[in-house]
RNA sequence: CCAGUCGGCCGGGCAGUCGCGUCCUCGGGGGAGACCUCGGGGCCGAGGAAAGUCCGGGCUCCGUCUGGCACGGUGGUGGGUAACGCCCACCCGGAGCGAUCCGCGGGACAGUGCCACAGAGAGCAGACCGCCUCCGCGCCUUCGGGCACGGGGGUAAGGGUGAAAGGGUGGUGUAAGAGACCACCGCGGCCUCGGUGACGAGGACGGCACGGCAAACCCCACCGGGAGCAAGGUCGGACAGGGCGCGUUCGAGGGUGCCAGCCCGAGCGUCCGGGUGGACCGCUGGAGGUCGUCGGCAACGGCGAUCCGAGAUGGAUGACUGCCGCUCACAGAACCCGGCUUACAGGCCGGCUGGUCCG
Repeated sequence: CCAGUCGGCCGGGCAGUCGCGUCCUCGGGGGAGACCUCGGGGCCGAGGAAAGUCCGGGCUCCGUCUGGCACGGUGGUGGGUAACGCCCACCCGGAGCGAUCCGCGGGACAGUGCCACAGAGAGCAGACCGCCUCCGCGCCUUCGGGCACGGGGGUAAGGGUGAAAGGGUGGUGUAAGAGACCACCGCGGCCUCGGUGACGAGGACGGCACGGCAAACCCCACCGGGAGCAAGGUCGGACAGGGCGCGUUCGAGGGUGCCAGCCCGAGCGUCCGGGUGGACCGCUGGAGGUCGUCGGCAACGGCGAUCCGAGAUGGAUGACUGCCGCUCACAGAACCCGGCUUACAGGCCGGCUGGUCCG
C1' cells in the first nucleotide's frame, strides 16, 4: 500500500433574532389566604436507536398463600447479573489459508408416529441391471470349452434411484461374494489419567448390533400467581332510583385456567334509567455516568473521587439570518431500568489476519 475481519465513537458546528414548554424570579392587578391573571427577565429543554413492544426486572394493586394437574417458556458447560431467551469464558460440530464467523447445541436402546418424489427395495429392508452357479434345449468348437434363450438358486462387491440404501479404505478369502477373517480409521460401552464441568487423551475389548426427524407427539431437568401508571392514591363536584336472578353460617361471590386445602366474605350478577368526565400526587437522582485503584482471562464486582440541567397531559424542540464543513440519514420522550431486534446519509479511530514492496 492492497484485500479482509472484528470492535469502539460521532451522527452537522458556532453566533444572533423570533416562537413554544417546565422551573426560578421581578413588577402591575385581583383575593383574608391558598392562589389566579397580565407583562418582563433568566436557566434548561429528545435518541443511538426515544422505535418494534419481543424478553427480563423495579414499582403499584389484587386483603395472600400451599399442593397437584393442565398450560407456557428455557435447553452444551462454567460464570456474571436484580433478573433474563441477555453478556463473558470455555467445550463440541461446521465454514475459511488465516484473523474470524455460524449453530433452532438435552433425550431417537420409554413409547407412538412420519420418511414426499424417484426407486426392485425406506426399516428387524431390498435382486431392477450386473456377477456366479445349476438344469433344460439349441448352435459353434482347435473337444479344454464358448454363445443365445427359458427356468431354479447364490451374491449387497459394482451400476442405477434417492436427502438418506444396514460402517469406510486396502487386503485375505470365495464359484461369485460378504466383518466371513485381518490391518488402519470410524462407532459402541468399559478402564485409567487430565479438567469444577461440558469434554479431551490413552489403553484393552466388542465384528457393527444402534439410519434420520423431537421447529411431530412425547420424555427429562429447571423456571413461571394475575393485572398493569387509564397501575394506584388524595381532594373536589354531580346524581334518583327501579325490575329480575342468586346469597347472608345449608353462605353467593372473591383470592384472574381447573381441582383440593386454607383464608376473606355480605353482598354479587344482569337489564332499564340518571350523573360526572376536574385538580393534585405517583413523575423522575437511578440496579445512573465518568475517572482512578484493587480483584478477575473476561462479562463484572469492591472502594474512593467527581458529575447529573426533559417531565408534558390537546401533549413543548421549530423557523429565519451570517460563517464554515457540504445538501445533511433513520427518526421524536409519556412510570423507570437492563437487554434483544429492526431502521440509518455520511464520517472518524483502533486491534488482528493474508498478500506485495522497501529497509